[in-house]
């Protein structure tokens, strides 16, 4: 810093998603050590058990316990001095349990419920305030009394605890006295401030002290006053969400007075008045302790507030004081209430959110550790004593730092593993073994710190003479710990894992699985070759950790101050008037509110920076510093906004004049039309449509006239124009109202301006309501028709609401210029309204509008472009990814319909917008083709041939399937082919290698068994240099498969389509796909050519070289040929000979629009034009661009994988591919007389023959036999039909037609039954020209005849490929049916119309509204009750008296009780509608003119 993800592709928009960081984290796998640090985020749940706040004997009675000592009394033992033991009595001694008093206990620690607050920051106030211990000063400390605790005795309890009697002490408590500089009130005079005041001095009255201890040094105690420190209010700024929360408030605001406090104050009570608060968000509701600071961040900003440090809050829950210098007090008291626990049931007890622990909850958070050594507190004079603060220790990789798990060399580049194209390479890898070094870490042994120096003791010096202060000794003290550290010996010796490897994003192969199993942040992988799933191998990446998940920020400029939008992506309000706000012309003077600049004060510290210092480093930490953008205060500036004041004209209004219009409201008139009566005058249909029916009509329509009423709406003008704020305004006139424009060096006010949140008006259609009105049209509603249906387009007849008025309401529209308003700038040109000036009817200047191009510049493009979507500035209004949803729930308006605010759960990774390039349209132009038409001839009906499908079969082998499958692979299925079945063998037939072992076989020949394949038996059989060779046979390896994947694939080939089309470099235009070129005009058969052109220019296609044919011409004549010339036969080019002819085959000639005439610039095009054998591509073939069909073919070959391996391989027999109710397809033969049929009789071309063709010859009706000759062929041989001539049939199921069946036969072949073809003889079927449809051909075609070839023994050959013989018919033309090609145009399709997609209904999963309702919760009211307790008032009880108290009342008030109500949650039969879901039902609304344009509102 950015990538992925919408598309075929682009570009934008906008959303999702990921790469970093960070955590009081938590899960999986793992772990060698060591420092530093955190460690219950949940249940403010309950809590056993221990301990957290106690101290002082230098206040005080005192002495249970413990040491001692002193007396006394016994006992032992005795050196008789005493000793030791028991008792006892002594507060005498050290001390000291309980109690009295003094201090603390309010700090220290814990938590984060409550608080949206003066709680907290921050910055002022306090002239309205307190402040125990501490310091400084000044002053005092006199006498005096009466009680209680303790002990003692009694008493009630189970306890806890009480109560009662004696007695008794103090630094407890009490009276008195002093008594100002203190308090109070009053007076008087002064300063001073800040409103209230404050304060200095005097006067006078009035009122309050005190304590002792004691080593005699002092410690203390009273009062006052000053400081210091702690607190106490009070004020200004700042401080979450929701407006679907909009009004709140009776102590409320203020006031007087008084009460209360430390201290002001509705704090409190009494009277008075009626205030306050509040869109700059009161009030309600939800959330939450704030802050130093922590995380991210470039910053501005977002988040968080855990350790540590300030404040606050709070101590089971809830109230309430009391003590106190201070609490309404965590380990103190009352009281109520929930727990919990003890009891003898009567009553007690209790508070871990101290510090360990437990137990529950959770995904989760440690030990019931040592210490008072050091620090810090409390007491004490002090030693000291307390201290779960604190210091340290144990637990957890929870994190941050750090160190190590070795280091050099080593190539046989071992072995394993894995990959491979497999004699072999690659790679794991210098990695390992091996050698040689090191010892951090580790095990053993040794030594071994700082942290401790004060305090007290001794002592020295200063001074005010001390126990202070300074300073020197000697001595004591370490939980932590025998730790840290430090030497020594040992030995590579103890020490690697986690993830992850399609793209993003660093890392690639293998097996396995097959849309299964399962990944998965996003896009996505998985349907047999998965770098994405599991394993492995190997590699990437971090490391004692690495993943995962959860939260924040970050990238996200995706809420935009910095820094974003709003014609079409989301998004300008339907429009105006204005409040409030926001913004505001020109001079000038003051002012100092913003602003700016100095300057002081504060902004704790720790955190961050920055220098530097300790730990070996670092993490951690000490020291300094600078910073904290802030707020206060002050001092000055004075442009600029702001404010006051004066003054001006340009904004912006007024006037005067003049001018325009479908501006607008009432209300008259007016013609044409329809309509309805009525008459008139007329006859048969009218009407309506795609076509038609309903309908209306001989009771006289329709059309025509004529008159009368009715209602509504105003052709022409008329427009690309006009008015108006917008909705919207259209016949002509009148009155009223509104408004725009233009001129005036006119005249007047003098910023009056501009936007506008809420508000207010207005506001098309539908609609809604009350009453008119109704002629036309015309929802609904009815009929006809059309459809598979047709609640619809269509059409009729009515026809109701409605459309019209008048009056009220609704208030929304694609209400749009899908474009908020205002003011100012920034190139022209054209055309138009209404004015003014100038003026020639040309032109031209300017001001106000309405429109077309078009600069700049703007925009993702389309585009916009002085009427901006340009460049600015003000102000309003709206957007933040789709669906859910303008839903739903609550408010509000509405008479209803509804409208106006307007959400969540959920679900998707899109949704969109604009342009490009196919592609498609039942969109458009233009052009081509046997495409249609015009024509011949078929096809479809029959009968057989032949393939297909379907069925059948052991098997009917397989594949071709619109056009592009179906007389197709097959260009030859009886066996074989053969790939199926059925049976019967082999384990390897066949080739080729290679080891190895036997062997001399194999094979042949004969018997025999068998359907044969093979078995079995006999016989019979190699070379040689003696190694081998050669061949058999066995075994391994290697084969073998017409099994699978045409969707892994080469080759091949079909189609569009012989269509004219595809593309490419340069260059230009686009931000890009991508365009241009190749588009236009013209012209072809052609992207064929020309002309034009930001395109030049090439490339594969076209054309044209190639071959056949058509004319000629040279050469060259053999087996071809015979004109002339000669010989010769019945006959014949048969001989001789000859190249002239045809013909043969080589190689040239020609055909170019080349000439000509009309047209055109050209290109070409027209011409019954000439010439020419051919004329405009002469006809024909051969040739097939990118590229589209996952098109066909693993069964023609080949090949990747996978699969079978006594079979899916191979051999052999015999079946089957030939079946057969059927359906199609592609042929033959036909239905006859243009013919059949019997005699004569004529002319090809290409071809093809040695296991062939076969003359000629004889048999035989015939297929054919059965001789015999020629020829490997321009020699010889297969060999034409139709046609012609002439006879017959004469219109019939026939002398047509020829299936079918029965007999006889021939021929190939080992064999013709299945299952061959051919002859002959009988037999004689359907068919009489073919329905819907439907196909071929435009000329030597079409039809028509025969012939040959290829496979091939033989053929089911009617197929296919070719030859030739005879020879047609029509084509205006391109509306329309297929296909095609260009262009242009829409689009939502892009798998591309065989596409895309709506809605109900069905069925399953989720969330969610409504719901009779039921159960909860907060928080407010009202009433009724009311502990404890403060004030307050009474007190007849206590006190001999009083003082003062129990007690009783009184407010208040915690909680209780009840009643209504409002808000909130949770659940409910039953219901809505959403959303998602694999191929489910029904249509077919939208996307193309989507088949009736399409969308909004009603």
């Nucleotide at each position: 810093a950015g990538a992925g993800u919408u598309u075929g592709a682009u570009c934008c928009u906008g959303g999702c998603u990921c790469a970093g960081g960070a955590u009081g984290a938590a899960c999986g796998c793992u772990a060698g050590c060591g420092g530093c640090a955190g460690g219950c985020c949940u249940a403010a749940c309950a809590c056993a058990u221990g301990c957290a706040a106690g101290u002082c004997g230098a206040g005080g009675g005192g002495c249970a316990g413990c040491a001692g000592g002193u007396c006394c009394c016994g006992a032992u033992c005795u050196u008789c001095g005493g000793a030791u033991c028991g008792g006892g009595a002594u507060g005498c001694u050290g001390g000291c349990g309980a109690c009295c008093g003094g201090c603390g206990c309010a700090c220290g620690g814990g938590u984060g419920c409550g608080u949206a607050a003066c709680g907290c920051g921050u910055a002022c106030a306090c002239a309205a305030c307190c402040u125990g211990c501490c310091c400084u000063g000044u002053a005092c400390u006199g006498g005096g009394g009466g009680a209680u605790a303790g002990c003692c005795c009694g008493c009630c309890g189970a306890a806890a605890g009480g109560c009662g009697g004696a007695u008794u002490a103090a630094u407890a408590c009490c009276c008195c006295a002093u008594a100002g500089u203190a308090u109070c009130a009053u007076c008087a005079c002064g300063a001073g401030g800040c409103a209230u005041c404050u304060u200095g001095u005097g006067a006078u009255g009035a009122u309050u002290a005190a304590a002792g201890c004691u080593u005699c040094g002092g410690c203390g105690g009273u009062a006052c006053a000053g400081g210091a420190u702690g607190g106490g209010u009070g004020u200004g700024c700042g401080u979450u969400c929701c407006a679907u929360u909009a009004g709140c408030u009776a102590g409320u605001u203020g006031g007087u007075g008084a009460g209360g406090u430390a201290a002001c104050g509705g704090c409190u009570c009494a009277c008075c008045a009626a205030g306050g608060c509040g869109a700059u968000g009161a009030u309600g509701g939800a959330u939450a302790g704030g802050g130093g600071u922590c995380c991210u961040g470039a910053g501005a900003g977002g988040g968080a507030g855990g350790u540590c440090c300030c404040c606050c809050a709070c101590a089971c829950u809830g109230g309430a004081a009391c003590u106190g210098a201070g609490a309404c007090a965590c380990g103190g008291u009352c009281c109520a209430g929930a727990c919990u626990c003890c009891u003898a049931c009567g009553g007690g007890a209790g508070g871990c959110a101290g510090c360990a622990g437990u137990g529950a909850g959770g995904a989760a958070u440690a030990u019931u550790g040592g210490a008072c050594a050091a620090u810090c507190g409390u007491c004490g004079a002090a030693a000291g004593a307390c201290u779960g603060a604190u210091c340290c220790a144990g637990c957890c990789a929870u994190g941050c730092c750090g160190c190590g798990u070795g280091g050099a060399g080593g190539a046989a580049g071992a072995c394993g593993g894995c990959c491979u194209u497999a004699u072999g390479g690659g790679u794991u890898g210098u990695a390992a073994a091996c050698u040689c070094c090191u010892u951090u870490u580790c095990u053993g042994a040794g030594g071994g710190a700082a942290g401790a120096a004060a305090a007290g003791c001794c002592u020295g010096g200063u001074c005010g003479a001390g126990u202070a202060c300074c300073g020197g000794g000697a001595a004591c003290u370490g939980a932590c710990g025998g730790u840290a550290c430090c030497u020594c010996a040992g030995g590579a010796a103890u020490a690697a894992g986690c993830a992850c490897c399609g793209g993003c994003u660093a890392a690639c192969u293998c097996c396995g699985u097959g849309c299964c199993a399962g990944c998965a942040g996003c896009c996505g992988c998985g349907g047999u070759a998965a770098u994405a799933c599991g394993g492995a191998g190997g590699g990437u990446g971090c490391a004692a950790g690495c993943g995962u998940u959860a939260u924040c920020c970050g990238g996200a400029u995706u809420u935009a101050u910095u820094g974003g939008g709003u014609u079409u992506a989301a998004a300008g309000g339907g429009u105006a008037c204005g409040u409030a706000g926001g913004c505001g012309g020109a001079u000038a003077u003051a002012u100092a509110a913003g602003u700016c600049a100095g300057u002081a004060g504060u902004g704790a510290a720790a955190u961050a920076c920055c220098c530097u210092g300790g730990c070996u480093c670092a993490a951690c930490u000490g020291g300094g510093g600078a910073c904290g953008u802030g707020c206060u205060a002050u001092u000055g500036a004075a442009a600029c906004u702001g404010u006051a004041u004066a003054u001006c004209u340009u904004g912006a209004g007024u006037u005067u004049a003049g001018u325009g219009g479908g501006a607008g409201u009432a209300u008259g008139c007016g013609g044409a039309a329809u309509g309805u009566a009525u008459c008139a005058a007329g006859u048969a249909g009218c009407g309506g449509u795609g076509a038609a029916a309903u309908g209306c009509a001989u009771a006289g329509a329709u059309a025509u006239g004529a008159u009368a009423c009715a209602g509504a709406a105003c052709a022409c003008c008329g427009a690309u124009a006009g008015c108006g704020a917008a909705g919207g305004c259209a016949g002509c006139g009148u009155a009223c109202u509104a408004u725009a424009c233009u001129a005036a060096a006119g005249a007047c006010u003098g910023a009056c301006g501009c936007u506008g949140a809420u508000g207010u008006a207005c506001g098309a259609a539908a609609g809604c309501g009350u009453g008119g009105g109704g002629a036309g049209c015309g929802a609904a509603c009815a009929g006809g028709a059309u459809u598979a249906g047709a609640u619809a387009c269509c059409c009729u007849g009515g026809g109701u609401a409605g459309u019209c008025c008048a009056c009220g309401c609704u208030g929304u529209a694609a209400a749009c210029g899908a474009u908020g308003g205002a003011u100012a700038c920034u190139a022209g040109u054209c055309a138009u309204u209404g004015g003014c000036g100038a003026u020639a009817g040309g032109c031209u200047g300017u001001c106000a509008g309405u429109g077309g191009c078009g600069u700049a510049g703007c925009g993702a493009a389309a585009g916009c472009g002085a009427u901006a979507a340009g460049u600015a500035u003000c102000c309003c209004a709206c957007c933040u990814g789709g669906g859910g949803a303008g839903u739903a729930c609550g408010g509000u308006c509405g008479c209803a319909a509804g409208g106006c605010u307007g959400a969540a759960a959920c679900u998707c990774a899109a949704a969109g917008g604009a342009a490009u390039u196919g592609a498609c349209g039942g969109g458009g132009g233009c052009c081509c083709g046997c495409a249609c038409a015009a024509g011949c001839g078929g096809u479809g009906g029959a009968g057989c041939a032949u393939g297909u499908g379907g069925u059948u079969u052991a098997a009917u082998u397989c594949g071709a399937u619109g056009a592009u499958a179906c007389g197709c692979g097959a260009g030859g299925a009886a066996c074989c082919u053969u790939a199926c079945c059925c049976g019967g063998g082999c384990u390897u037939a066949a080739a080729u290698g290679c080891u190895g072992a036997c062997u001399g076989a194999c094979g042949g020949u004969a018997a025999g068994a068998g359907a044969a394949a093979u078995c079995u038996u006999a016989c019979u059989u190699c070379c040689u240099u003696a190694u081998g060779g050669c061949g058999g046979u066995c075994a391994g390896c290697a084969a073998g498969g017409u099994g699978c994947u045409g969707c892994a694939u080469g080759g091949u080939u079909g189609u569009c389509g012989u269509c004219a089309g595809c593309u490419c470099g340069u260059g230009c235009c686009g931000u890009g796909a991508g365009g241009u070129g190749u588009c236009g005009g013209g012209u072809u058969a052609a992207g064929u050519c020309c002309c034009a052109u930001a395109a030049c220019g090439a490339g594969c296609g076209c054309a044209a070289c190639c071959c056949c044919u058509a004319u000629c011409c040279u050469u060259a004549g053999u087996u071809g040929c015979c004109a002339a010339c000669g010989g010769g036969u019945a006959a014949a080019g048969c001989c001789g000979g000859g190249g002239a002819c045809u013909c043969u085959a080589a190689g040239g000639a020609g055909a170019c629009u080349g000439c000509c005439u009309a047209c055109g610039c050209a290109a070409g095009u027209a011409g019954c034009g000439a010439g020419g054998a051919a004329g405009g591509c002469g006809g024909g073939g051969a040739u097939g661009a990118c590229g589209u069909c996952a098109a066909a073919u693993c069964a023609g070959c080949a090949c990747g994988g996978c699969c079978c391996u006594u079979a899916u391989g191979u051999c052999c027999g015999g079946g089957g591919c030939u079946a057969c109710a059927c359906a199609c397809g592609u042929g033959c033969u036909a239905c006859a007389a243009u013919g059949g049929c019997c005699g004569g009789u004529a002319c090809a071309g290409a071809g093809g023959g040695g296991a062939g063709c076969u003359a000629c010859c004889c048999u035989g009706c015939g297929a054919a036999g059965g001789g015999a000759u020629g020829c490997g062929a321009a020699u010889c041989u297969c060999g034409a039909a139709a046609g012609c001539c002439g006879g017959u049939c004469u219109c019939a199921g026939u002398u047509c037609g020829g299936a079918u069946c029965g007999g006889a036969g021939u021929c190939u072949g080992c064999a013709a039954c299945u299952c061959g073809a051919c002859u002959c003889c009988g037999u004689g079927a359907a068919g009489u020209u073919g329905g819907a449809a439907u196909c071929g051909c435009u000329a030597g075609u079409a039809a028509u005849c025969g012939c040959g070839c290829a496979u091939c023994a033989g053929c089911c050959a009617u197929g296919g490929c070719g030859c030739g013989g005879u020879g047609a018919a029509u084509a205006c033309g391109u509306u329309c049916c297929c296909g095609g090609g260009c262009c242009u145009u829409g689009u939502a399709c892009a798998c591309a119309c065989c596409g895309c997609c709506c809605g109900u209904c069905a069925a399953g999963c989720c969330a969610u509204g409504g719901g009779a309702g039921u159960c909860g919760g907060g928080a407010g009211c009202g009433c009724c009750u009311g502990a404890a307790g403060u004030u307050c008032g009474u007190a007849a009880c206590c006190g001999u008296u009083a003082a003062g108290g129990a007690g009783c009342g009184a407010c208040c008030u915690a909680g209780g009780g009840u009643g209504a109500u409002a808000c909130u949650g949770a659940u409910a039969a039953c219901u809505g509608g959403g959303g998602c879901u694999a191929a489910g039902u029904c249509g077919u609304a939208a996307c193309a003119a989507g088949g009736u344009a399409a969308c909004c509102g009603u």
This is a predicted structure of a 1498-nucleotide RNA (small-subunit ribosomal RNA) from an uncultured bacterium. The coordinates come from a structure-prediction model, not an experiment, and the mean pLDDT is 83. RNAcentral holds the sequence, with entries from ENA, Greengenes and SILVA.